Context: one part of a larger RNA
RNA sequence: CACCGCCCGUCACACCACGAAAGCCGGCUGUACUCAAAGUCGCUGGGCUAACCCGCAAGGGAGGCAAGCGCCAAAGGUAUGGUCGGUGAUUGGGGUGAAGUCGUAACAAGGUAGCCGUAUCGGAAGGUGCGGCUGGAUCACCUCCUU
Numbered sequence: 001c002a003c004c005g006c007c008c009g010u011c012a013c014a015c016c017a018c019g020a021a022a023g024c025c026g027g028c029u030g031u032a033c034u035c036a037a038a039g040u041c042g043c044u045g046g047g048c049u050a051a052c053c054c055g056c057a058a059g060g061g062a063g064g065c066a067a068g069c070g071c072c073a074a075a076g077g078u079a080u081g082g083u084c085g086g087u088g089a090u091u092g093g094g095g096u097g098a099a100g101u102c103g104u105a106a107c108a109a110g111g112u113a114g115c116c117g118u119a120u121c122g123g124a125a126g127g128u129g130c131g132g133c134u135g136g137a138u139c140a141c142c143u144c145c146u147u
Stems, first nucleotide, its partner, number of pairs: 003110001005107001008103002011100001013097004018092003023087012039072001041070004047065003052061003113134009
């Protein structure tokens, strides 16, 4: 700056963060099945074996080793869930931004008083219906208070 005021919403433009989203990618993790390394333990141990036992010896016994089998079982694989994160065409509003567009809803009875709830309608502010409030101006009346 004081009505040549203030101010609302749509739309347009720019930027910012956020939400939704078919899907894609990843971390952690549950369940079921599968596969089964190393290792302990158990069983077998016909192959191997200096120490101990028997025997003059050959050899035998005990013990041990290899090897085989089994239980447990890491990682892996398959399937299906949980959770967290990233990304994502598109989409939704939000915020911000001297001088864009449309109107003019609100503020003085803002030119239909306004506001609240609700239903409905409309480019938008908003309109209309119903109920409620006065935080409504004006005029008249009533009650109360003060002088």
The part of an RNA shown here (small-subunit ribosomal RNA, 3' minor domain) has 147 nucleotides and comes from a Candidatus Methylomirabilota bacterium. Lineage of the source: Bacteria > Bacteria candidate phyla > Methylomirabilota (SeqCode). It matches the Rfam family "Bacterial small subunit ribosomal RNA". Gene Ontology terms of the family: structural constituent of ribosome and ribosome. The coordinates come from a structure-prediction model, not an experiment, and the mean pLDDT is 83. It was read from a public genome assembly.